[in-house]
RNA sequence: CUCCGAUAAAGGCAAAACCGGAGUAAUCCGGUGACGCAAAGCCACGGGUCCUGUUUGACAGGAUCGCCGGGUUCCCGAA
Numbered sequence: 001c002u003c004c005g006a007u008a009a010a011g012g013c014a015a016a017a018c019c020g021g022a023g024u025a026a027u028c029c030g031g032u033g034a035c036g037c038a039a040a041g042c043c044a045c046g047g048g049u050c051c052u053g054u055u056u057g058a059c060a061g062g063a064u065c066g067c068c069g070g071g072u073u074c075c076c077g078a079a
Base pairs, nucleotide, nucleotide: 004077005076012037013036017032018031019030020029021028022027035066041072042071043070045069046068047067048064049063050062051061052060053059054058
């Protein structure tokens, strides 16, 4: 340095649900809350899923990176 990932240390993120708000919706934001996560950091690039619209043609626009793959950056160091 790379792979790898402890019942290690330090730190981090935050599912469901509830409350408030934004949006036609998927969903998102804030608070409470922890199911989990070594990339559950970031990028919608490929696929998937979901929403909306339309001329029903598959297209267009959108959502999801905590669905998978890919790209990129990063904490710690036992075996």
This is a predicted structure of a 79-nucleotide RNA (c-di-GMP-I riboswitch aptamer) from Desulfuromonas acetoxidans DSM 684. Model confidence (mean pLDDT): 85 of 100. The RNAcentral record of the sequence draws on Rfam and Ribocentre. The same sequence occurs in records of 2 taxa.